[in-house]
């Protein structure tokens, strides 16, 4: 320098004919209990790596950029 893959709440993941952003752990609040544990209920938290484009509509399609992994030189 070139090719491929990955990037989604604090962490780990799902999201495949473009239309609901979802789950587990963690966190906060409340109830039960002698109890910081446990169980149950409720809640907060991601402009989907960044920018642009296509579209009525984009995590999803296209382009550029960044970071990580990997292969080739």
């Nucleotide at each position: 320098g070139g090719g491929g893959c990955u990037u989604u709440g604090g962490c780990g993941a799902a999201g495949u004919u473009g239309g609901g952003a979802u789950c587990g752990c963690g966190c906060c609040u409340g109830a039960c209990u002698g109890g910081c544990a446990g169980u149950c209920a409720g809640g907060a938290g991601a402009u989907c790596a960044g920018g642009g484009g296509u579209u009525c509509g984009a995590a999803u399609c296209c382009c550029c950029u960044a970071a990580g992994c990997u292969c080739c030189a």

The prediction has a mean pLDDT of 81.
A computed fold for a 73-nucleotide RNA from Keratinibaculum paraultunense, annotated as transfer RNA.
The RNAcentral record of the sequence draws on ENA and Rfam.